[in-house]
């Protein structure tokens, strides 16, 4: 776009047009062929009655072969297009020409009889345009003689003679009609051979005609790969759609043609049938019956039922158009004219127009301003299509003239009325696609046409708003076309997406080189005829317009005939040498095939010499050795394979060929002559070879070596690795013993030509040089690399084209199922060829390209290993987890990057948890009203929290009035006015450490002590994307330099900041010295200073990197803060915010206790130790950060301490500390100790309402484990590690041994990057992208789904064969049996009619086939299915490269 559609929701009108697509199923009812009285005979009834008019039966004419229907069958007896000859043709038309004479019956009707009925039989009678016979007849048969064959003077009407309408003959033209021929007409090779009246011939028959149309003889043809036969489907065709076209699909309505008329089968009348409303028979149904026997055929129009998604009145008329009959009037006509039904289709019209803003209510949305419906409505003013109403009114009708309308008992049409009045749906809105928002819903309902949406903020589900589209429709479904260049003639591929057969000969086919010259088949060109009409197309015209309908044009193409051109193709005959081949010379070669020889190696035997282990492995262990192995020497003897030369090198058609020599044979090449003279090229079908494995028969049998068996490894190991070893591996095959396949790969068919170069190797004619040996150029051929142009999705290809053209041939159309099934062929078998389909998915798959990963590489880095110091891991203790326990042990952090982590401090409070007691506008804001200042204190109840009672106690401000004084201010008053605050009191709300860190901010970790993320512009590629960021140097570093299609820039890096180390200036109190002062140490605020700046070596004349100098500090001087694009849906909803969603006399809130300290065990982080480099005592030095008023707290008294009691100072450079290891000195001597210090037990002391559960700290006493830690593990490179004490922060107190910080003492070692781990960076490889915690096979389980094999079992369709044979035809001898003629009286003759007989012959029975559909017990595999099983084959080198073809 289209459609004879259906379906769901809506529905004002009018023209035109269509309408059982399915069950050629089954039909009730009633119509759809009659018609003439001017052809004949009878009867009936009315009348005006000796007639005359109307009606009917039967006799005869015509017509019923038309006209409607419907497509079952039909793949060629059919359709279309084009010829063509051997025919017929009623009726009607034109010509000629006749009708003379004679007979004999028969229906109706009458007799009399059978049956339920249809019907049927008999008696007697009768017409004709019915029937017969004799004449004639231009005709037809035969060579001739001859012989054959016609008819109604009828009927009508006037009135006597013409007409008119029939009738017979014979011709032509018209019309229908039959028949040949060609060329066109669907699928399937898993249909490849069909045919016996089958092909062609003589006779004969037969027919309207040719003819195998029969038939009887003779011949053996015919038809197929250009697809015969068979099987499936299927009525052609003008046209219809759709398409730019070419084509595809399709055959309703309207025309043409064919077939059919319940199936099947036959003929008879006929001008014409083998007959839709005729006849005969079989059948199957279906109705009547008196059971004896009868009637039917809606695929005609209405109508019914069934079937379906689905197709209309059992209308009206012959007025119109046409047909039949008739002389006509006329009669018939379900043809046809119409009406009804039905939005089923195409057209038209209409559902109203114009002003009209407070932009109106209501709705919906909102950011609360507004915005949107929306000039839409309202309301004013106009109009009346259309529908209604009343009136007028056609055309369709024409004939010589009257009559005649179904539509339509007044229809279009016109006038007129009165009034917006009677009339809008429907799908869409996620993108394709034109249109967006709220709610609801929470992977649930439910959407979907592909992509997809939907798990709590859906423009995609439902609903409301609002917008889009079409619009009396509108969307869904079905179907066909396009888009689809997705079957590619126009117009497509086949290296790597799906596609070159393994290779080659070569037959049919197709394609084919140069010269003439004739032909004219192909081609061109005119012409003519044709191709019905309709339609399509152009222009008119006419219905109001259009659709429809009319006229008039008119072009393409097909076909055929004539004439014509001669280029090209073809034929034909001629010639030629460029293709192509033969001969004569030449060169290389692992080209074949047979025989003949040759050493090295293995293994076995022999022998000899030796010793005790060989072998084999990642490590071993089976195995094998003292009966002498291996190892070593001499000698046999068997089979297989032929090192080095050897190459990317040669030869072959591929497979595939290597030892030497000889024989026999194939093909290539180069040159040059001579010959043939297009002999070519390609190849379906076919023929041949064809690696390995396998099969067969028979040898052989060193090796290696499926299977097999054993060690081993492993969770398992029916594998990898070892030790063995059999099949094979090796030969031969009656004339090649069969098999015929492979990633048979260059994944790239053969031929020819054309189109840049360089390079290499092979063979080298031929040319130069040389005295030669040989040197040097080197054509052509083959083999390879690179690369122009061009191609190519890219990768690549590129004169050995995947370029630019011819020509042939094989093959390809998503992926899977499925290199299968079934059928055929081949095959000893194994298996090979060929080769679907249900049903299933929406991908598969190709070549790049970025990242990510590798039990791939390459480089470089890092307290990452190595050197090394010290530690955990063993003990006790703290202290956090995990488990378990519990009423509760609140929560949360969980591989590094949880675990002394939120917590820089749980005894109550905290606290969120558990028991109990208690409140409900609430502990806490903020609003109403109304009271009262606030606010304190006592007593009773009670664990308290709070209940009850008593008392005290009127304050601050603002205004006004009065009073007092010095006029500023005090006071007094007032239902003044305000603020806080407290109680009542109403309801909005409060609250929530309820959930969800996978709704989210906002902070945090980690990678990362990393050096990296990127843009802009160019630039390269179709793109993705690249390039800059690669590369050579170098660095801590994408830091820096140099190359460089890249030049720039941005985030980081590094730099700025800040501490500390020097030194200069200012300043210096509370330090420092006491004395001035700023010299010293100090204190703080500013400069300074370091930059590879100097010098050398080095390196590329860079960057840089080494050494030195100078320097307080040298190569980043050390430490800090600082943390790039991202990354982990990391972590936090319990810090805080906050969305949503939950609780609301509770999941909120207050209390009292109690828990968060539990306690078999496991873990992580620390602390003390274990001891003499110690420990105790004593004495004696030397710090730096840093704290302090609810605070630090000197000294001084008392205590054995811990502390306590009185207190000076100190709001801090002023006051407040004994630093410790160190040094000295002295005791302890190797012990479970003077070492450990846990545990217990008793006295105390201090915070604090409170110290049981559950603090800290002092004394005295007790005095466990514990003697340096298994496997593993951590931390550290310099003021570090390791060792030592100080200070804070929260804090009442303190579980701190922890956290943060602070100074002392003060080491050792690093050769180096192989290896553990992490990381950057370059490259390879992927089948990975949620990115290896990826991906992903296979069995097995389970459920469903189609399919395949299967004993069998049910049909269907077709052949063949035999039997039985209606009805019909057709023979001719018989038999019954007969009006017209004939002949002469007979039982004649011709002719007919009728049985029976014979042949042909439907259905129908039997029997054997073939083919196809169904259905099956069991069974085989597939295929699909959110969370089964058991391994991990594949993708990385996938942890044994992976894959092919065999075999086990």
């Nucleotide at each position: 776009g289209a459609u004879g559609a259906a379906c769901g929701c809506u529905g004002g009108u009018g023209a035109g047009a269509u309408g059982c697509u399915u069950u050629a199923c089954a039909c009730a009812u009633g119509c759809a062929a009659g018609u003439u009285a001017a052809a004949c005979u009878a009867a009936a009834a009315u009348u005006u009655a000796u007639a005359a008019u109307u009606u009917u039966a039967g006799u005869a004419g015509c017509g019923u072969a038309c006209g409607g229907g419907u497509g079952a069958g039909u793949a060629a007896u059919a359709u279309a297009u084009a010829a063509g000859a051997a025919u017929u043709u009623g009726c009607a038309u034109u010509u000629a020409g006749g009708a003379g004479g004679a007979g004999a019956a028969u229906a109706a009707c009458u007799u009399a009889u059978a049956g339920a009925a249809a019907u049927a039989u008999u008696u007697g009678c009768u017409a004709a345009a019915g029937c017969u016979c004799c004449a004639u007849a231009a005709a037809c048969u035969u060579u001739u003689u001859a012989g054959u064959a016609a008819a109604a003077a009828a009927a009508a009407a006037u009135u006597u003679u013409g007409u008119u309408u029939g009738c017979c003959u014979a011709a032509a033209a018209a019309u229908a009609a039959g028949c040949u021929u060609a060329u066109a007409u669907c699928u399937g090779a898993u249909u490849a051979g069909c045919u016996a009246g089958u092909u062609g011939g003589u006779a004969a028959g037969g027919u309207a005609a040719a003819u195998g149309c029969u038939u009887a003889c003779c011949a053996a043809g015919g038809c197929g790969a250009u697809g015969a036969u068979c099987a499936g489907u299927a009525u052609c065709u003008g046209g219809u759609u759709u398409g730019a076209g070419a084509g595809g699909a399709u055959g309703a309505u309207c025309a043409g043609a064919c077939a059919c008329a319940u199936u099947g089968g036959a003929a008879c009348u006929g001008a014409g049938a083998c007959a839709c409303g005729g006849u005969c028979c079989a059948a199957a149904c279906u109705u009547c019956u008196a059971c004896g026997g009868a009637a039917g055929g809606c695929a005609g129009c209405a109508g019914u039922g069934a079937g379906g998604a689905a197709u209309u009145u059992u209308c009206c008329g012959c007025a119109a158009u046409g047909a039949g009959c008739g002389a006509a009037a006329g009669c018939u006509u379900g043809a046809c004219g119409g009406a009804g039904c039905a939005a089923u289709c195409u057209c038209g019209c209409g559902u109203g127009a114009g002003u009209g803003a407070a932009u109106a209510c209501a709705g919906u949305u909102u950011a609360u301003g507004a915005a949107u419906u929306u000039u839409a409505a309202a309301a004013c003013u106009c109009u009346u299509u259309u529908a209604u109403u009343a009136g007028u009114g056609a055309u369709g009708a024409a004939a010589a003239a009257a009559a005649u309308g179904a539509c339509a008992u007044g229809u279009a049409g016109c006038u007129a009325a009165a009034g917006a009045a009677u009339a809008a749906a429907c799908a869409u809105c996620g993108g394709c696609u034109a249109a967006c928002u709220u709610c609801g819903u929470g992977c649930c309902a439910g959407c979907a046409g592909c992509c997809g949406c939907g798990g709590u903020a859906a423009u995609a589900c439902g609903a409301g708003g609002g917008a889009u589209g079409u619009u009396a429709g509108u969307g869904u479904u079905a179907u066909c076309c396009g888009g689809a260049a997705u079957u590619a003639u126009u117009g497509g591929g086949c290296g790597u997406a799906a596609a070159g057969c393994g290779u080659u000969u070569g037959u049919a086919g197709g394609u084919g080189g140069u010269u003439u010259a004739a032909u004219a088949a192909g081609u061109c060109a005119a012409u003519u005829a044709u191709u019905a009409a309709a339609u399509c197309u152009u222009a008119a015209a006419a219905c109001u317009u259009a659709a429809c309908u009319u006229u008039a044009a008119a072009a393409a193409a097909g076909u055929a005939a004539u004439u014509g051109a001669a280029a090209c193709u073809g034929u034909u005959a001629u010639a030629c040498u460029a293709g192509a081949g033969u001969a004569u010379u030449u060169u290389a070669g692992a080209g074949g095939u047979a025989a003949a020889a040759g050493g090295a190696a293995u293994u076995u035997c022999u022998a000899a010499a030796g010793a005790a282990g060989c072998g084999g492995u990642g490590g071993a262990a089976u195995g094998u050795g003292u009966u002498u192995a291996u190892a070593u020497u001499a000698g046999a003897a068997a089979g297989a394979a032929c090192a080095u030369c050897a190459a990317a090198g040669g030869c072959g058609a591929a497979a595939g060929c290597a030892u030497u020599u000889u024989a026999c044979u194939g093909g290539a090449u180069a040159u040059a002559u001579a010959c043939u003279g297009a002999c070519a090229u390609u190849u379906a079908g076919a023929a041949a070879c064809g690696a390995a494995a396998g099969c067969u028969a028979g040898g052989g049998u060193c090796u290696c070596g499926a299977a097999u068996g054993g060690g081993a490894u492993u969770a398992g190991a029916u594998a990898c690795c070892c030790c063995a070893g059999u099949a094979g591996u090796c030969c031969u095959a009656u004339u090649u013993g069969c098999u015929g396949u492979a990633a048979a790969c260059a994944a790239u068919g053969g031929a020819u030509a054309c189109u840049a170069a360089a390079u290499a190797u092979a063979u080298a004619a031929u040319a130069g040089a040389u005295u030669a040996a040989u040197c040097u150029a080197a054509a052509u051929u083959a083999u390879a690399u690179u690369g122009a142009a061009g191609c190519u999705a890219a990768c690549g290809c590129g004169u050995u084209a995947a370029g630019u053209a011819u020509c042939c041939c094989g093959c390809c159309u998503g992926g899977g199922a499925a290199u299968u099934a079934c059928g055929c062929u081949c095959g000893c078998a194994a298996g090979a060829g060929u080769a679907a389909a249900a049903c299933u998915c929406a991908a598969a798959g190709g070549a790049a390209u970025u990242g990510a990963c590798g039990g791939g590489g390459g480089u470089c880095c890092g307290a990452a290993c190595a050197a090394g110091c010290g530690g955990u891991g063993g003990a006790g203790c703290a202290u956090g987890u995990g488990g378990u326990u519990u009423a509760a042990u609140u929560c949360g952090a969980u591989g590094c990057a949880a675990c002394g982590c939120g917590a820089u401090g749980a005894a109550c409070c905290u606290u969120a948890c558990c028991a109990g007691a208690a409140u409900u506008u609430g502990a806490c804001a903020u609003u109403u009203u109304a009271u009262a200042a606030a606010u304190u204190u006592u007593u009773u109840u009670g664990a308290a929290a709070a209940a009850a009672a008593a008392a005290a106690g009127u304050g601050c401000u603002u205004a006004u009035a009065c009073u007092a004084u010095u006029a500023a201010u005090a006071g007094u008053a007032u239902u003044u006015u305000g603020a806080a605050u407290a109680u009542a009191u109403a309801a909005a709300c409060a609250g929530g450490u309820g959930g969800u860190g996978c709704a989210u901010g906002g902070c945090u970790g980690u990678c990362g002590a990393c050096a990296g993320u990127u843009c802009g512009u160019g630039u390269c590629g179709u793109g993705a994307g690249a390039u800059g960021u690669u590369g050579g140097g170098u660095u801590a570093a994408g830091u820096c330099c140099c190359a460089u299609a890249a030049c720039g820039a941005a985030c980081g890096u590094a730099a700025c900041c800040c501490u500390u180390a020097u030194u200069u200036u200012u300043a210096g109190u509370u330090g420092c010295u006491u004395a001035u002062g700023a010299a010293c140490u100090c204190u703080a605020a500013a400069a300074a200073a370091a930059c590879u700046g100097c010098c050398g070596a080095u390196g590329a004349u860079a960057a840089g990197u080494c050494g030195g100098a100078g320097g307080a500090a040298g190569g980043a001087a050390a430490g800090g803060a600082u943390g790039a694009c991202g990354u982990c849906a990391a972590g936090u909803c319990a810090u805080c915010a906050u969305g949503c969603c939950c609780c609301u006399u509770a999941u909120a809130u207050u209390c009292u206790g109690g828990g968060c300290u539990a306690c078999a065990c496991a873990c992580g982080u620390g602390c003390u130790a274990c001891a003499a480099u110690g420990a105790a005592u004593a004495a004696u030095a030397c710090a730096a950060c840093a704290a302090g008023a609810c605070g630090c707290a000197a000294a001084u008294u008392u205590g054995u301490a811990a502390a306590a009691a009185u207190a000076a100072g100190c709001u801090a450079a002023u006051c407040u500390a004994u630093a410790a290891a160190a040094u000295u000195a002295u005791u302890c001597u190797a012990a479970g100790u003077u070492c450990g210090a846990a545990u217990u037990a008793u006295a105390g002391g201090c915070u604090g309402a409170a110290a049981c559960u559950c603090g800290c700290c002092u004394a005295u006493a007790u005095g466990a484990a514990g003697u340096u830690g298994g496997a593993a593990u951590c931390g550290c490179u310099a003021g570090u590690a390791a060792u030592c004490g100080c200070u804070g922060a929260u804090c009442a107190g303190c579980u701190a041994u922890a956290c943060a910080g602070c100074g002392g003492u003060g080491a050792a070692u690093a050769c180096g990057u192989u290896c553990c781990c992490g990381g950057g960076u370059c490259u390879u490889g992927u089948a990975c992208a949620c990115a290896c915690c990826g991906c992903c096979c296979g069995u097995c389980a389970c459920a469903c789904c189609a399919u395949g094999g299967a004993a069998a079992u049910a049909g269907g369709u077709u052949u063949u064969a035999u039997c039985c044979a209606a009805a019909u035809u057709u023979a001719a001898a018989u038999a019954u049996u007969u009006a017209a003629c004939c002949a002469u009286u007979u039982u004649g003759g011709a002719g007919g009619a009728u049985a029976a007989u014979a042949a042909a012959a439907a259905a129908g029975a039997u029997a054997a086939a073939a083919u196809u559909u169904g259905u099956a017990a069991c069974u085989g595999g597939g295929g699909u299915g959110a969370a089964g099983u058991c391994g991990u084959a594949a993708c990385a080198a996938g942890g044994u490269a992976a894959c092919u073809g065999u075999a086990c």

Small-subunit ribosomal RNA from Nitzschia sp. I4, 1448 nucleotides, folded computationally. Rfam family: Bacterial small subunit ribosomal RNA. Its mean pLDDT, the model's own confidence on a scale to 100, is 82. Lineage of the source: Eukaryota > Bacillariophyta > Bacillariophyceae > Bacillariaceae > Nitzschia.